[in-house]
The RNA shown here (SAM riboswitch aptamer (S box leader)) has 125 nucleotides and comes from Winogradskyella sp. KYW1333.

RNA sequence: AUGUUAUCAAGAAAGGUGGAGGGAUUAGACCCAUUGAAGCCUUAGCAACCCUUAGACUUACUAAGAAGGUGCUAAAUUCUACUUGGAAACGCAAGUCAUUUUUUGCUAAUCCGGAUAGAUAACAC
Numbered sequence: 001a002u003g004u005u006a007u008c009a010a011g012a013a014a015g016g017u018g019g020a021g022g023g024a025u026u027a028g029a030c031c032c033a034u035u036g037a038a039g040c041c042u043u044a045g046c047a048a049c050c051c052u053u054a055g056a057c058u059u060a061c062u063a064a065g066a067a068g069g070u071g072c073u074a075a076a077u078u079c080u081a082c083u084u085g086g087a088a089a090c091g092c093a094a095g096u097c098a099u100u101u102u103u104u105g106c107u108a109a110u111c112c113g114g115a116u117a118g119a120u121a122a123c124a125c
Stems, first nucleotide, its partner, number of pairs: 002124007013043005021032003026081004044073003049069002051065005077117001082114002085112003091106005
């Protein structure tokens, strides 16, 4: 680098160094930043993927834990983009009815899914 599987609206920051950018990529929006961005270092913390212990036990699973390997510590993966999917306000058109109602079609804000891309972990190669 590639593939498979799982997760991604929860959680958790201070100091030093550095000196202008940053929020993965393209576009748009929005936001963070000289009251100090990215990067690097130290310490602390969060979480529980690997892991440890007990139960159960072929595998799966449940509960507790945090020594070790990763990861993470602004905002949902900051939001949107794609869709022969589902629902659908408003609006428009036609019909029915005859003054308030009701049916069908089109469009569609928005919501829920899905896909793509990405991040992280474990495993495989």